[in-house]
RNA sequence: GUGGGGCGAGCCUAGGGUUCCGCCGGCGUGCGCCGGGUCAGCGACCGAGAGGCCAGGCGGGCCCACGGCCCGUUCCACGGCGGGACAAAAGCCCGGGAGAU
Repeated sequence: GUGGGGCGAGCCUAGGGUUCCGCCGGCGUGCGCCGGGUCAGCGACCGAGAGGCCAGGCGGGCCCACGGCCCGUUCCACGGCGGGACAAAAGCCCGGGAGAU
């Protein structure tokens, strides 16, 4: 310098809005309809490369040995503006981007 491969469609949290449910207000008051996220809702939903857990990989050891268990290891990571999706927003996606060092 070039080429290839790997870097999780998992669970959660930080966070996020408002399609549903609930709550608040108005109308009707039988069903319900309209509005409100400047409703602080562990109901539900979205959700991290730089957060956690789990799984997986690699090395070693043990066992009842096509498998299981235990120990170790699995580096670093400052970061816009703007745009995109779903009802909408976001630390989601563009993006380990642009840029900085």